[in-house]
RNA sequence: GCGCCCGUAGCUCAGCUGGAUAGAGCACUUGCCUACGAAGCAAGGGGUCGGGUGUUCGAAUCACCCCGGGCGCG
Numbered sequence: 001g002c003g004c005c006c007g008u009a010g011c012u013c014a015g016c017u018g019g020a021u022a023g024a025g026c027a028c029u030u031g032c033c034u035a036c037g038a039a040g041c042a043a044g045g046g047g048u049c050g051g052g053u054g055u056u057c058g059a060a061u062c063a064c065c066c067c068g069g070g071c072g073c074g
Base pairs, nucleotide, nucleotide: 001073002072003071004070005069006068007067010026011025012024013023019057028044029043030042031041032040050066051065052064053063054062
């Protein structure tokens, strides 16, 4: 330098044949329970979907550019 893949909540990921409120598990907070914890039960907070531009009535999802990570080739 070229090609491919990945980037979504604190962590691991789903969603990617555009469709409308952005989710799951774990973690965290509060309450219940308990002698106290853990476990269990209930409720809750947390994301401008890596950044930007564009296409579209509508973009996490499509196109282009950039950034970061991984693999391969030279």
A computed fold for a 74-nucleotide RNA from a Deltaproteobacteria bacterium, annotated as transfer RNA. Model confidence (mean pLDDT): 80 of 100. Its Rfam family is "tRNA". By type it is a transfer RNA. Gene Ontology term of the family: triplet codon-amino acid adaptor activity. The sequence is in RNAcentral, with records from ENA.